Small-subunit ribosomal RNA, 5' domain from Brevibacillus humidisoli, 539 nucleotides, folded computationally.
Context: one part of a larger RNA
RNA sequence: GGACGAACGCUGGCGGCGUGCCUAAUACAUGCAAGUCGAGCGGGGCGAUCGGGAGCUUGCUCCUGAGAGCCUAGCGGCGGACGGGUGAGUAACACGUAGGCAACCUGCCCGUAAGAUCGGGAUAACAUAGGGAAACUUAUGCUAAUACCGGAUAGGGUUGUCUCCCGCAUGGGAGAGAACGGAAAGGUGGCGCAAGCUACCCCUUACGGAUGGGCCUGCGGCGCAUUAGCUAGUUGGUGGGGUAACGGCCUACCAAGGCGACGAUGCGUAGCCGACCUGAGAGGGUGACCGGCCACACUGGGACUGAGACACGGCCCAGACUCCUACGGGAGGCAGCAGUAGGGAAUUUUCCACAAUGGGCGAAAGCCUGAUGGAGCAACGCCGCGUGAACGAAGAAGGCCUUCGGGUUGUAAAGUUCUGUUGUCAGAGACGAAACCGUACCGUUUGAACAAGGCGGUACCUUGACGGUACCUGACGAGGAAGCCACGGCUAACUACGUGCCAGCAGCCGCGGUAAUACGUAGGUGGCAAGCGUUGUCC
Numbered sequence: 001g002g003a004c005g006a007a008c009g010c011u012g013g014c015g016g017c018g019u020g021c022c023u024a025a026u027a028c029a030u031g032c033a034a035g036u037c038g039a040g041c042g043g044g045g046c047g048a049u050c051g052g053g054a055g056c057u058u059g060c061u062c063c064u065g066a067g068a069g070c071c072u073a074g075c076g077g078c079g080g081a082c083g084g085g086u087g088a089g090u091a092a093c094a095c096g097u098a099g100g101c102a103a104c105c106u107g108c109c110c111g112u113a114a115g116a117u118c119g120g121g122a123u124a125a126c127a128u129a130g131g132g133a134a135a136c137u138u139a140u141g142c143u144a145a146u147a148c149c150g151g152a153u154a155g156g157g158u159u160g161u162c163u164c165c166c167g168c169a170u171g172g173g174a175g176a177g178a179a180c181g182g183a184a185a186g187g188u189g190g191c192g193c194a195a196g197c198u199a200c201c202c203c204u205u206a207c208g209g210a211u212g213g214g215c216c217u218g219c220g221g222c223g224c225a226u227u228a229g230c231u232a233g234u235u236g237g238u239g240g241g242g243u244a245a246c247g248g249c250c251u252a253c254c255a256a257g258g259c260g261a262c263g264a265u266g267c268g269u270a271g272c273c274g275a276c277c278u279g280a281g282a283g284g285g286u287g288a289c290c291g292g293c294c295a296c297a298c299u300g301g302g303a304c305u306g307a308g309a310c311a312c313g314g315c316c317c318a319g320a321c322u323c324c325u326a327c328g329g330g331a332g333g334c335a336g337c338a339g340u341a342g343g344g345a346a347u348u349u350u351c352c353a354c355a356a357u358g359g360g361c362g363a364a365a366g367c368c369u370g371a372u373g374g375a376g377c378a379a380c381g382c383c384g385c386g387u388g389a390a391c392g393a394a395g396a397a398g399g400c401c402u403u404c405g406g407g408u409u410g411u412a413a414a415g416u417u418c419u420g421u422u423g424u425c426a427g428a429g430a431c432g433a434a435a436c437c438g439u440a441c442c443g444u445u446u447g448a449a450c451a452a453g454g455c456g457g458u459a460c461c462u463u464g465a466c467g468g469u470a471c472c473u474g475a476c477g478a479g480g481a482a483g484c485c486a487c488g489g490c491u492a493a494c495u496a497c498g499u500g501c502c503a504g505c506a507g508c509c510g511c512g513g514u515a516a517u518a519c520g521u522a523g524g525u526g527g528c529a530a531g532c533g534u535u536g537u538c539c
Base pairs, nucleotide, nucleotide: 001539002538003537004536006535007534008533009532010531013385014384015383016382017381018380019378020377021343026341027340028339030338031337032336035078036077037076040075041074043072044071045070046069049066050065051064052063053062054061055060056059085296086295087294095220096219097218098217099216100215101214104213105212109209110208111207112206113205114204115203117151118150119149120148126141127140128139129138130137131136157180158179159178161176162175163174164173165172166171186201187200188199189198190197191196222268223267224266229259230258231257234256235255236254237253238252239251240250241249271293272292273291274290275286276285277284278283298319299318300317301316302315321332322331323330324329349375351374352373353372357371358369359368360367361366388418389417390416391415398409399408400407401406422480423476424475425474426473427472432466438460439459440458441457442456443455444454445453483528484527485526486525487524488509489508490507494523495522496521497520498519504511505510
């Protein structure tokens, strides 16, 4: 000099864009942060409207049948493995980079091909009875499905055999035939009296793709040798098991290996990177925000479900802690967004909205979304603007200094003439929105169809949290808007008074003991400026 997620002191007008618990991975009150689908299913509730009967007050009451539509506890499906947080652990194939898998998986999505057949038994909801303070739960009975099970159909899989081709050793690809095993589900709309036909959605299988992941390997990046030896599933082999898959991953047996001064092992520290800061560079330091990867979710362990987890707002066990209890037993997990206590030098609102972008579910309308978009707070940072401009000498008054002549503050003020950024008030007022849906129409396609639907398009209709915000216009009127640090040298800037080795200053050298440009105050001056200084850390 530069930099900062900064803090502290004094001061403080505005806007834009960013940033904001670095400490206790401490404990958490309260609310919200993951739901959705009735076009999978059976119930239940409400119910426009229509009908029948009774009473009569002739349009009301009661009983009853049908019932569009709306809602939904339960079963079922998909999603809760994403998104969001944190950095504890980890010195490791965790990360980065370059490769490999002839050793692998992949829901939703895309393409190609084929299929969607015949049956069956349950169970929740519900009802009845019971237990419990509650959480919840037991028995019996009833019922449905795109829930579950069996059969048929097979181009797929596994094992061994044969033929051909290829190769990187174990092998890979194609074909043949044998054994084994082997899928499914309907819904909505249209036509039709119905059977049925059909469109779309959904479903099953196979192959391929895409995307995402798993595994392996070379190389690379901390400190200590006042850590020198470490290792028994340890190193390798065979058989077996296990996994999506290779592998001591696990197991039985056999062999005795494997690593290490090119630093093993141990201890300490630490998430890694793109990047960021600094520097001419080489390098040094850092890993906040944003992006990629990893790890974790009260602590420890475990699996279940699933395409995917060993799963932050799922389950089970143990532990610590907190809460409820009728003492028998139960409930909980903010390192999600706000917020509270505590710790600390120190870090924000218990805000608005799903309008946009994105995500989940749904055919769609739509619902959900503390992701996200916004607003609020904080000079925490960067950038921009303002606090006025021009003229104005009797160089006014006052202050300070003085050699008492004067000098300086100083065109500074006053005054005159203006401007209107900003401010206040008023008016007008956005972009961000294109859509989806619906209606009408056109083209095309499927179809028996001038139904309906698919695909594409045109027109109309509709949607804004921010926000009456930005921007613009008008009115008013210099009105509301300057401080901080320094002035001995380094280092730009000097005098007076007070003090008298005192009080004090100080980054270094050093100042102060009666004339202090170094302490304190005043005037003046210098520097920076809505900031200025100090402290801390890095180069």
Background: RNAcentral holds the full RNA, with entries from ENA and SILVA.